[in-house]
Context: one part of a larger RNA
RNA sequence: UUGGGUUUAAAGGGUGCGCAGGCGGUCUGUUAAGCCGGCGGUAAAAAUUCAGGGCUCAACCCCGGCCCAGCCGUCGAAACUGGCAGUCUUGAGUGGGAGAGAAGUAUGCGGAAUGCGUGGUGUAGCGGUGAAAUGCAUAGAUAUCGCGCAGAACUCCGAUUGCGAAGGCAGCAUGCCGGCUCCACACUGACGCUGAGGCACGAAAGCGUGGGUAUCGAACAGGAUUAGAUACCCUGGUAGUCCACGCAGUAAACGAUGAAUGCUGGCUGUCCGGGGGGACUGACCCCUGGGUGGCGAAGCGAAAGCGAUAAGCAUUCCACCUGGGGAGUACGCCGGCAACGGUGAAACUC
Numbered sequence: 001u002u003g004g005g006u007u008u009a010a011a012g013g014g015u016g017c018g019c020a021g022g023c024g025g026u027c028u029g030u031u032a033a034g035c036c037g038g039c040g041g042u043a044a045a046a047a048u049u050c051a052g053g054g055c056u057c058a059a060c061c062c063c064g065g066c067c068c069a070g071c072c073g074u075c076g077a078a079a080c081u082g083g084c085a086g087u088c089u090u091g092a093g094u095g096g097g098a099g100a101g102a103a104g105u106a107u108g109c110g111g112a113a114u115g116c117g118u119g120g121u122g123u124a125g126c127g128g129u130g131a132a133a134u135g136c137a138u139a140g141a142u143a144u145c146g147c148g149c150a151g152a153a154c155u156c157c158g159a160u161u162g163c164g165a166a167g168g169c170a171g172c173a174u175g176c177c178g179g180c181u182c183c184a185c186a187c188u189g190a191c192g193c194u195g196a197g198g199c200a201c202g203a204a205a206g207c208g209u210g211g212g213u214a215u216c217g218a219a220c221a222g223g224a225u226u227a228g229a230u231a232c233c234c235u236g237g238u239a240g241u242c243c244a245c246g247c248a249g250u251a252a253a254c255g256a257u258g259a260a261u262g263c264u265g266g267c268u269g270u271c272c273g274g275g276g277g278g279a280c281u282g283a284c285c286c287c288u289g290g291g292u293g294g295c296g297a298a299g300c301g302a303a304a305g306c307g308a309u310a311a312g313c314a315u316u317c318c319a320c321c322u323g324g325g326g327a328g329u330a331c332g333c334c335g336g337c338a339a340c341g342g343u344g345a346a347a348c349u350c
Stems, first nucleotide, its partner, number of pairs: 003322004007304002012318001014201004021194003025088001027086005033081002036076007049065002052062003091191001092188004096183004104176006110154001114150008125136002162169002206247006216240001220236004258317006266295012299306002323350003332343004
């Protein structure tokens, strides 16, 4: 490299948008670049191969034939691919009417809890643990009641629930705004799929500046435990946790399963729609579209399992893998304030 692969053995990019590129629905006409055919040229000789010949044979040598992808020219063919011109509506999209939702963003509001402040009641303990101690408390704690302040998170509802491309999203209300689904028609007429680079988004922790700081809490301190205990347990507690703006760009960023399209038996939940049925009105049944679960035919799979939400049967495009360690290291380059991230070897060794 070919091939074979990528849920779990090595291997799907964290996610989206998208330039180039690759691939691309129906019918008609045309063209003849690809494709196919005829003929011609070229394709040196030697070598190879087939037959014959010469050295006693052979190696070796001589002669003749065959073979020769490809390339070029010319003439033709027109199914397929491509180009051009037109056509169509099923792919894609637009308009109309309904609908669900913790999708996003900004602002405002709410109660419970916690801590603190203050006042009342009240007295000797509280707290904590396996047991304790550190700690708090007669300067009146804990408990309890009234009032006030602060910050953060939103109990129940709540669910294999819903929404979002992923990360993720949950008190209530309002403004702005994205996406999705269904229904019946009308319209555009292939406008599509994928997507190296690129751009954007991207949990937590972390970084910069300025705020905020109730809780929890790396570091740190003390108390225990222990042979020791730089831990697990306890009492405190700084950064952080929260907000604004900016950076960072990684995760078991997981469904460990890339995106898109078509096809391929069933059964059973659930969410959001549409239609129909019956002596049909607390209810039931059937058909149908979109999501989300469970079980399973065939098939697939090393098995576990997957099974219309495929890991089945196919097509298109991208990404990635190629024994373990060395190593996601070194060096270089790019990015970053830094932390570090991206790209990413080899020697050696088994």